[in-house]
Context: one part of a larger RNA
RNA sequence: GCCUGCGAGUUAGUGGUGCGUGGCGAGGUUAACCCGUGUGGGGAAGCCGUAGCGAAAGCGAGUCUUAAAUGGGCGUUUUUUAGUCGCGUGCUCUAGACCCGAAGCGGGGUGAUCUACCCAUGGCCAGGUUGAAGCGAUGGUAAGACGUCGUGGAGGACCGAACCCACCUAGGUUGAAAACUGGGGGGAUGAGCUGUGGGUAGGGGUGAAAGGCCAAUCAAACUCCGUGAUAGCUGGUUCUCCCCGAAAUGCAUUUAGGUGCAGCGUCGCGUGUUUCUUGCCGGAGGUAGAGCUACUGGUUGGUCAAUGGGCCCUCACAGGUUACUGAGAUCUGCCAAACUCCGAAUGCCGGUAAGUUAGAACGCGGCAGUGAGACUGCGGGGGAUAAGCUCCGUAGUCGAGAGGGAAACAGCCCAGACCAUCGGUUAAGGCCCCUAAGCGUGUGCUAAGUGGGAAAGGAUGUGGAGUUGCUCAGACAACCAGGAGGUUGGCUUAGAAGCAGCCACCCUUGAAAGAGUGCGUAAUAGCUCACUGGUCAAGUGAUUCCGCGCCGACAAUGUAGCGGGGCUCAAGUACACCGCCGAAACCGUGGCAUUACAACGUUUAUCCAAGCCUUUGUGGUUCAGGAGUUGUGAUGGGUAGGGGAGCGUCCCAUGUUGAGUGAAGCUCUGGUGUGAACCUAGGGUGGACGGCAUGGGAGUGAGAAUGCAGGC
Numbered sequence: 001g002c003c004u005g006c007g008a009g010u011u012a013g014u015g016g017u018g019c020g021u022g023g024c025g026a027g028g029u030u031a032a033c034c035c036g037u038g039u040g041g042g043g044a045a046g047c048c049g050u051a052g053c054g055a056a057a058g059c060g061a062g063u064c065u066u067a068a069a070u071g072g073g074c075g076u077u078u079u080u081u082a083g084u085c086g087c088g089u090g091c092u093c094u095a096g097a098c099c100c101g102a103a104g105c106g107g108g109g110u111g112a113u114c115u116a117c118c119c120a121u122g123g124c125c126a127g128g129u130u131g132a133a134g135c136g137a138u139g140g141u142a143a144g145a146c147g148u149c150g151u152g153g154a155g156g157a158c159c160g161a162a163c164c165c166a167c168c169u170a171g172g173u174u175g176a177a178a179a180c181u182g183g184g185g186g187g188a189u190g191a192g193c194u195g196u197g198g199g200u201a202g203g204g205g206u207g208a209a210a211g212g213c214c215a216a217u218c219a220a221a222c223u224c225c226g227u228g229a230u231a232g233c234u235g236g237u238u239c240u241c242c243c244c245g246a247a248a249u250g251c252a253u254u255u256a257g258g259u260g261c262a263g264c265g266u267c268g269c270g271u272g273u274u275u276c277u278u279g280c281c282g283g284a285g286g287u288a289g290a291g292c293u294a295c296u297g298g299u300u301g302g303u304c305a306a307u308g309g310g311c312c313c314u315c316a317c318a319g320g321u322u323a324c325u326g327a328g329a330u331c332u333g334c335c336a337a338a339c340u341c342c343g344a345a346u347g348c349c350g351g352u353a354a355g356u357u358a359g360a361a362c363g364c365g366g367c368a369g370u371g372a373g374a375c376u377g378c379g380g381g382g383g384a385u386a387a388g389c390u391c392c393g394u395a396g397u398c399g400a401g402a403g404g405g406a407a408a409c410a411g412c413c414c415a416g417a418c419c420a421u422c423g424g425u426u427a428a429g430g431c432c433c434c435u436a437a438g439c440g441u442g443u444g445c446u447a448a449g450u451g452g453g454a455a456a457g458g459a460u461g462u463g464g465a466g467u468u469g470c471u472c473a474g475a476c477a478a479c480c481a482g483g484a485g486g487u488u489g490g491c492u493u494a495g496a497a498g499c500a501g502c503c504a505c506c507c508u509u510g511a512a513a514g515a516g517u518g519c520g521u522a523a524u525a526g527c528u529c530a531c532u533g534g535u536c537a538a539g540u541g542a543u544u545c546c547g548c549g550c551c552g553a554c555a556a557u558g559u560a561g562c563g564g565g566g567c568u569c570a571a572g573u574a575c576a577c578c579g580c581c582g583a584a585a586c587c588g589u590g591g592c593a594u595u596a597c598a599a600c601g602u603u604u605a606u607c608c609a610a611g612c613c614u615u616u617g618u619g620g621u622u623c624a625g626g627a628g629u630u631g632u633g634a635u636g637g638g639u640a641g642g643g644g645a646g647c648g649u650c651c652c653a654u655g656u657u658g659a660g661u662g663a664a665g666c667u668c669u670g671g672u673g674u675g676a677a678c679c680u681a682g683g684g685u686g687g688a689c690g691g692c693a694u695g696g697g698a699g700u701g702a703g704a705a706u707g708c709a710g711g712c
Stems, first nucleotide, its partner, number of pairs: 001712006011095003015092010027048003033042003052059002062074004098236002101233001105226006116200009125190001127159003130155001134151006163187003167184005202218001204214003239646006249262005263370002265367007273358001274360001276355008289342001290340002296336004301331004308324001309322004373398010403414003418591004423587003429581003432565003438578001440577006451567001457551002461548010478535005484508003489503003514529001518527002592636009610622004647701001649698010665685005670679003
């Protein structure tokens, strides 16, 4: 890992509360227990209901409050008040309460054969080295001290085996080994190592102290018990079909991944259009926008200008002046979420009319789930007018939604999948090939592969629409010629002559020529321009707006910023038009289910209520309801979740039935049902028990829980 088996909402309570159903009914019912074995009989204590109000005494169709209620609260009264006891079932309470899962807490015991320390009693330490004290001899001294030579054999002394340790490194790491091996290393007469016996026990021991060690377990050992501790947490929770179908919000919370109430779902009962949409009518409002000599504030420039400051003058008063300040007024241009003289569109409320019959609305009750939301468009707050960011509002989608498109792509576009169909029409999006359908039609544009990524900014790209200057009295461009004189203007300067700089910028001759546009010189000179004439002969400048392009444009595996191929009067782009393709949408055909309405038919059986007849036998009959058939319309995506109907397993009761002429089980073939599943259809195997109907009872359905056991 696979296979097989096992594996999770149970049981109890004369608990609570709904629903279904049954008995009795203003009543209903027993409990323990007894007699006893017939689901029998007894047992009235008790409980619920028939009356409430008050904390209570208590009073009572009233009562409480109060001194007392004109009152007020809770009841009674009205149409007449329905309960109670079983059974089944939903939920809930108390219990382990759907199952598995802690780390832990407490109590009683078991452990010092490992290890820590201690006690008692034993054992062990090759060999080599050093040479303390003391002592002797000798030197020395007044005597000492002291020196030298011997002797001696001290030491947590030295080197180094056994022994003990474990510092480095390599290997080992599903190991040879749950701590080892190899090579080196440290101690090795000591606080040494070690044998045997004994002692200290769990909040305790022991510890040359590392929270170390106390039997491969230690920030509190192990074991049994309390114990199925608790787990707002994680995981798992087993057959089918049908109908409906959420939420990720508000408030509160020692609350934030939990919970309570409300909101939103479902089921039942009731009301019966009250819901929703549109038109019309009537309302409230201060957003968008706009505006501001309409307020509160901010703010551009100007004018007038008080006050204050500076300067002048003055003994002082007064006065003059000012490129200072600048209240206020006024003209002009603006700004505002917490400004408003104004002011929409939507939305909201009410009325009315019509439409719509929607799984509309509202009320009461049973059962929930949800209370982590995500993105997109629009209106905003926060942030940096950043974020696949965050927080609100509003709409949509996903969530819980499949199908088609966007190459691929929960949240974008189209569209809501009951089933079948080798039929048809469309949506978004597409129609050269991959790839279904047009290399469709008409008129333009683009030359950049722009299309098929991007800004400020830049540019005789190109097309279109304007405004305007010059122009056959000859423009623009080119070529030929002129471009002068006063004058070297004045100043400045070493110089300044058109051309460093400052000032002025006139006059003359002329077709025209600046007191000079640029280059140039030390300054001149020189070249050139403006301006003018000629040659030539038809357009030539400036500017604004629009369409499409260009530059700006640099990244890491390989083209790589159209899905690809490839595309240029396009297969790009703009406008207009005609076709076609294209989905589970819509339509056609057939079928299933749910639901509403209508009709039908009464046969059988049942129930309720009512009426009539009646031989009082519940006998006959009518109406209503349920089931059935037919028709018409609508509906049938679905997670959490609610509701409904079924299949299957084991056992029991009753009835019926099969079986050695072969039961169950297993297996093959065939068949049936929407499905769970089924077949008393046939064959094989097997060798003794089964099937069906009705009702009852559960250890009742397996793929997941790092599930449990076994096998492979």
A computed fold for a 712-nucleotide part of an RNA from Boudabousia liubingyangii, annotated as large-subunit ribosomal RNA, domain II. The prediction has a mean pLDDT of 82. NCBI's taxonomy places the organism under Bacteria, Actinomycetota, Actinomycetes, Actinomycetales, Boudabousia. The RNAcentral record of the full RNA draws on Rfam.